[in-house]
The RNA shown here (transfer RNA) has 71 nucleotides and comes from an uncultured Bacillota bacterium. It matches the Rfam family "tRNA".
This record gives sequence, C1' cells and structure tokens, in this order.
RNA sequence: AGGGGUAUAGUUUAAUGGUAGAGCGGCGGUCUCCAAAACCGUUAAUGUGGGUUCAACUCCUGCUACCCCUG
Repeated sequence: AGGGGUAUAGUUUAAUGGUAGAGCGGCGGUCUCCAAAACCGUUAAUGUGGGUUCAACUCCUGCUACCCCUG
C1' cells in the first nucleotide's frame, strides 16, 4: 500500500428490516443467629458521521479502533 473481518450494558454475548434480550457483575430485599447459597426486584448498551426505508443493531457508505491475509 491492497484485500477481508469485528465494534451492543462494567464484562461475556443474543437479536428474519418491525417491543434491544440473557448470563455474570453492581445495588436493594426475602430467607439465616451471622454469612454464603438460593429466590425476588432493580441498575445499565447498539463505536462515530451520513444515506436508503413508513420503520435500521440489521442494508449502503465516510471516518476511528482492533484483528487476519497478501506484498
């Protein structure tokens, strides 16, 4: 320099163009002599800028970061 891939909650990850979910974690509660475990509730997310569409995590595209391949 050229080509390809990935980016969603603190973390690990789902999601046929049509309500953004789950596990772990954090916080509160129930239970317990206390704690753990278990159970209930709660917290919190689509890298960034545009485009297409009635509707975009999803399709197209610029940029950014990371990974792989070629030279």